[in-house]
RNA sequence: CAGGCCGGGUGACCGCGGGCCUUCGGGUCCGAGGAAAGUCCGGACACCACAGGGCAGGAUGCUGGGGAAACCCCAGGCGGCGAAAGCCGACGGAAAGUGGCACAGAAAGGAGACCGCCACCGACAGUCUGCGCAGUUGUCGGAGGUAAGGGUGAAAAGGUGGGGUAAGAGCCCACCAGCGUCGCGGUGACGCGGCGGCUCGCCAAACCCCGUCCGGUGCAAGGCGAAGCAGGUCCCGACGAAGCUGCCCGCCGAGGGACCGGGUACGCCGCUCGAGCGGCCGGGCAACCGGCCGCCUAGAGAGAUGGUCGCCCAAGACAGAAUCCGGCUUACAGGCCUGCU
RNA sequence: GCCGGAGUAGCUCAGCUGGUAGAGCAGCUGAUUUGUAAUCAGCUGGUCGGGGGUUCGAUUCCCUUCUCCGGCU
Numbered sequence: 001c002a003g004g005c006c007g008g009g010u011g012a013c014c015g016c017g018g019g020c021c022u023u024c025g026g027g028u029c030c031g032a033g034g035a036a037a038g039u040c041c042g043g044a045c046a047c048c049a050c051a052g053g054g055c056a057g058g059a060u061g062c063u064g065g066g067g068a069a070a071c072c073c074c075a076g077g078c079g080g081c082g083a084a085a086g087c088c089g090a091c092g093g094a095a096a097g098u099g100g101c102a103c104a105g106a107a108a109g110g111a112g113a114c115c116g117c118c119a120c121c122g123a124c125a126g127u128c129u130g131c132g133c134a135g136u137u138g139u140c141g142g143a144g145g146u147a148a149g150g151g152u153g154a155a156a157a158g159g160u161g162g163g164g165u166a167a168g169a170g171c172c173c174a175c176c177a178g179c180g181u182c183g184c185g186g187u188g189a190c191g192c193g194g195c196g197g198c199u200c201g202c203c204a205a206a207c208c209c210c211g212u213c214c215g216g217u218g219c220a221a222g223g224c225g226a227a228g229c230a231g232g233u234c235c236c237g238a239c240g241a242a243g244c245u246g247c248c249c250g251c252c253g254a255g256g257g258a259c260c261g262g263g264u265a266c267g268c269c270g271c272u273c274g275a276g277c278g279g280c281c282g283g284g285c286a287a288c289c290g291g292c293c294g295c296c297u298a299g300a301g302a303g304a305u306g307g308u309c310g311c312c313c314a315a316g317a318c319a320g321a322a323u324c325c326g327g328c329u330u331a332c333a334g335g336c337c338u339g340c341u
Numbered sequence: 342g343c344c345g346g347a348g349u350a351g352c353u354c355a356g357c358u359g360g361u362a363g364a365g366c367a368g369c370u371g372a373u374u375u376g377u378a379a380u381c382a383g384c385u386g387g388u389c390g391g392g393g394g395u396u397c398g399a400u401u402c403c404c405u406u407c408u409c410c411g412g413c414u
Base pairs, nucleotide, nucleotide: 001339002338003337004336005335006334008312009311010310011309012308013307014306016031017030018029019028020027021026033318037329038328040327041326042325043324044323045218046217047216048215052249053248054247055246057214058213059212060211061210062076063075064074065073066072077091078089079088080087081086092209093208097207098206099203100202101201114150115149116146117145118144120142121141122140123139124138125137126136128135129134158176159175160174161173162172163171177199179196180195181194182193183192184191185190222269223268224267225266231260232259233258234257235256236255243251244250276295277294278293279292280291281290282289283288313316342413343412344411345410346409347408348407351366352365353364354363360397368384369383370382371381372380390406391405392404393403394402
């Protein structure tokens, strides 16, 4: 650094929830977690046209595989960090369009000339070669060239070195980075090598474009039974209400909404056997898949796991089911095992 | 249990197609008044709930977490 596991044990007595049995006294079996948590994803299931067409909206984004699916997992590629083991990555497109890049700075995108550098023209001055003209040096002005250097910035239109030039510049060359193309290897992402023209800023966790996926509501879904009661006012509605559904189409087809008043707040199902758990064998690098054998492991409805005592040790953390399952994330005293640097 | 919303100064709220955060009340100082209030002028006061990421730069965009509020039988 990575992975896996445990997370008090045991005995007695008294209690609590559920199943079964009962001679109604009781007996017997089972009874929280790795996260039961957050409700962040995805499903099963239920209802609504068994779920329809379009728009809008949302999610997602390297490649291959797994999986019911996923903001999931495994393996690989690329990039970043690290001395290494290893860890992290929303990792398509900026050459389709729109937009942004504050302050500073001359200029923030087919940019720009503030200082600087450079040749040309004019004026003035000095000095030397030279008789005056001409040459040379400096200052000022004009009209240009330049992107080497300075300075600003998160970022300045490839980087380093050499040639070249009045000074410079991919202007030319070598290497490196990047782009395009060809060949080889790989299922692929991509890698390696050759060649070419020389160069294209950053932001899409900005709008957007492209590919893929998504109907809505959540067990307070939904179904059955029983009991009780009293209606009133207003509004919408076959010119189509409510509903599917945010909008349009389409479907369905008769009640719906607000306020006041009255009644009830009971029983049963859904409800726990399931993409289940353990062992062995086989396939696969792995995730995972297949076969055989074995096991049953909470199911409440105000809501069950507790209390007392004894013994042991390392002195016990985070925390408790509420339809179920697969993930992710977060919390967690302490301890054990394996592998690597 | 399921589904939504909000955290910004002492209090109530703006600011959200990113550029360094404001308003009102409150507080403090001064003026005015015999004094107080009111009024006028000026000033102070911010982990933008916490942590991480994207970006040159985050109150704003994304993820995670904490707290509070609301709806549904």
This is a predicted complex of two RNAs, RNase P RNA and transfer RNA, with 414 nucleotides together. Rfam match: Bacterial RNase P class A.